Predicted 3D model of a 311-nucleotide RNA (Archaeal signal recognition particle RNA) from Archaeoglobus sp. The gene name in the source record is ffs. The RNAcentral record of the sequence draws on ENA.
[in-house]
Formats: sequence, C1' cells, structure tokens
RNA sequence: UGGCGGGCUAGGCCGGGGGGUUCGGCGUCCCCUGUAACCCGAAACCGUCGAUAGGCGGGGGCCGAAGCCGAGGGAAGGCUUGCUAAACGGAUGCGAACCUCCUAGAGCAUCGUAGAGUCCCCGUCCCGGAGGACCGGCGGUUGUGGGUGGCUUUCCGGAGGGAAUGUCACCCACAUUUGCCGGGGGAACCGGCCUAGGCCCGGAAGGGAGCAGGCUAACCCCGGACGAUCGGUGCUUUCGGGGUAGCGGGGAGGAGAUGCUCUAGGAAGGCUAGUAUCCGGUAGGCAAGUCGACCCAAGGCAUGCCCGCCA
Repeated sequence: UGGCGGGCUAGGCCGGGGGGUUCGGCGUCCCCUGUAACCCGAAACCGUCGAUAGGCGGGGGCCGAAGCCGAGGGAAGGCUUGCUAAACGGAUGCGAACCUCCUAGAGCAUCGUAGAGUCCCCGUCCCGGAGGACCGGCGGUUGUGGGUGGCUUUCCGGAGGGAAUGUCACCCACAUUUGCCGGGGGAACCGGCCUAGGCCCGGAAGGGAGCAGGCUAACCCCGGACGAUCGGUGCUUUCGGGGUAGCGGGGAGGAGAUGCUCUAGGAAGGCUAGUAUCCGGUAGGCAAGUCGACCCAAGGCAUGCCCGCCA
C1' cells in the first nucleotide's frame, strides 16, 4: 500500500410532482407518478413558516463511508393563452302545429206547444219611518180625615193615672197614581198591635209595665200584573227608498234553445312546438407557452477512524 473480516463516527435513505388555496412557501383537500421501504397527533373564520419559506410536534427502522447534488436529453400528466366550436343560455324576427274567441256546415245529446229564446212585474237581499209579538233591564205616587204610638211643652189628681198642644212614624178609610198583588224568611230583648200566667199601684172600682205565644212592619228572596220607562231580535204588519248576475212565482208572446265533437273560414294575443340571424358560451379539436413525476446522464462533492489475519 492492497485484499478479507470485525467494530465505530460523520452521513445517507424510508418518495416526488401538478392543481386548488395563499401576498408567498409547505401541510391538511383533489389528481398524476415512483419505490424493497415507516408510524402517531392536530390542522380551511386552519396549522406552520418568510425567497436561508421545500411543513409543524413526537417516535421508529435500514444502510453506513456509504453515497449526495446534478447541466442536458427523453417523457406520463397538469396548467395558462389564442383560434375553432357541438350541447346550453340570451336577444330579435317568422311562426301554417297548440291554447282562447267568432262565423258557417255536419253529427250526437238534452230541454221545449204540459209553452223555447225574448220582454214586463213581484218575492227572496239591504236602508229608513210607524206599529205588533217575544225576551230582558228598571220602577213602586201624592193628598185629606181618623186612630195608635214616640218625643216637646202646659194644666189637674192621694197612687195607678187624666186632659190639651206641636211634631214625627205607623195603621185604617177615601181620593189619586203605572207606582199594585201573591208566596217564603224575618233577629231572646233592644220595631208595632193583642197579651194567658205571674208582677206593680189601689180599700175597692180600675189602671199600668209586660215575658212566652199569635199577628204584623222594616229588610231580604221568589213569582205575577202594570208602566207616558229603557234596550234586544234567525219573528211579523204596513209605508217609503235602494238592489237584483243566483233561485222562486206571475203575466205577455208563440218556436225554438243549449252543450259536446268534427270540418272549413276568420280575429286578437299567449310567445308554447319549431325555425332563421346575432351575441354569450362549456365539452372536444388545433396551435403556442409553462411546470414536470419517472428514465438516461456530462460533471461536481464525499469516500474518514480503530483492531485482527494474509500478501
């Protein structure tokens, strides 16, 4: 120094590209392509970076001085621009088919002398005036006379009490009013009348207060009648006005009326089938430019350290 074997270290490999996105790079998304060949986590109002941008945060495997970079050529595939251009969209024009209507003819059906089309009148509907019916609300007069009671005042009597006066309340009668009638309840007493027994005054006659009880008032509830009272209405009478396309009734008149289909002719549109021109325009095609996996490959960089054996 070379070869073989072993051990190391630096290093290398475990993919790359196009589109989209972004100010721009990479990733997550879509597509193309290659290898014997990695795994996990998060990431489009996103993650991470700034032309030194060729992901971020973690983990692992293989090779190992092995390799890496790479002009140029070929090339799958994509992207950009221009031209062309089916489909499709828009504008305008035409539009014999279709839709609507009219006229004529034909056919069919239905209604029609038990009266068609047409004309006239009325009702049904609405508004207003005057009544009724029904339902509901609301209402309970005033005066005179008499009686009884409460209260005020005066007089008389030996007590109980008697007489008069004014006022208020209630009751009765009469008159008046729509302002009346019936039923039920109605406080232990503290509204009224009658008031057994008992109580009070008194010689007696008689009188007085008055419970229970009965009747009754205020008040409450129910019903009826009435009212020059106030409302309502799937009702009704009458008067005036309006409306009337549907339905019903009556009258005049006396022979047609309606619907559907087909054929022929016509009208205004709809802008529907179709068609012509122009404009826009995607797929596809052509051309130019650009990126480019993968393959070939000039050249460049690197080829280190230790140990054993052999020459």
RNAcentral records the identical sequence in 2 taxa. It matches the Rfam family "Archaeal signal recognition particle RNA". It is annotated as a non-coding RNA gene. Clan: SRP clan. Gene Ontology terms of the family: SRP-dependent cotranslational protein targeting to membrane, signal sequence recognition and signal recognition particle, plasma membrane targeting.